RNA sequence: GGGGGCGUGGUGUAGCGGUUAACACGUCGGCCUGUCAAGCCGAAGAUCGCGGGUUCGAUCCCCGUCGCUCCCG
Numbered sequence: 001g002g003g004g005g006c007g008u009g010g011u012g013u014a015g016c017g018g019u020u021a022a023c024a025c026g027u028c029g030g031c032c033u034g035u036c037a038a039g040c041c042g043a044a045g046a047u048c049g050c051g052g053g054u055u056c057g058a059u060c061c062c063c064g065u066c067g068c069u070c071c072c073g
Stems, first nucleotide, its partner, number of pairs: 001072007010025004018056001027043005049065005
C1' cells in the first nucleotide's frame, strides 16, 4: 500500500428496511432476612464509532473516514 471482518447501555452479546433498540451480568431503589448473600419486584443507563447519501422510513443498504483485528504484498 491492497483486501476481509468487527465497532450497539458499565461489560458481554442480540437485533429478516417499519411502534417505545432486546437479553444476561453489573449499578441503583424496594420487598424478604437478626445481618450479608441468594431470591422476588421495579428503575436508570445506548445521538447504534464519526460524516454524508439512498428511501415515505436506516442499527440494517451505499460512499467516505477513524479505531481494533486478520490475510496479502
Annotation
The RNA shown here (transfer RNA) has 73 nucleotides and comes from Promineifilum sp. (SeqCode). The coordinates come from a structure-prediction model, not an experiment, and the mean pLDDT is 82.